[in-house]
A computed fold for a 74-nucleotide RNA from a Candidatus Woesearchaeota archaeon, annotated as transfer RNA. Rfam family: tRNA. The coordinates come from a structure-prediction model, not an experiment, and the mean pLDDT is 83.

RNA sequence: GGGGGUAUAGUUUAACUUGGCAAAAUACGCGGCUCCAGACCGCGGGAUUGUAGGUUCAAAUCCUACUGCCCCCA
Numbered sequence: 001g002g003g004g005g006u007a008u009a010g011u012u013u014a015a016c017u018u019g020g021c022a023a024a025a026u027a028c029g030c031g032g033c034u035c036c037a038g039a040c041c042g043c044g045g046g047a048u049u050g051u052a053g054g055u056u057c058a059a060a061u062c063c064u065a066c067u068g069c070c071c072c073c074a
Stems, first nucleotide, its partner, number of pairs: 001073007010026004020057001028044005050066005
């Protein structure tokens, strides 16, 4: 220098194929249970979907550029 993959909650991942209310687990907070704690059960709050634009009535999803990380080629 060229090509490919990837980025979503504190963490690990769904949702992308086929555009239509962003979801689960875990962690965290509160409550129950317990002499206390853990485990277990219930409830709750949590996201500018990497950044900036474009298309569209509508974008995590499609298009473009850029950034970080990983891989391949030179």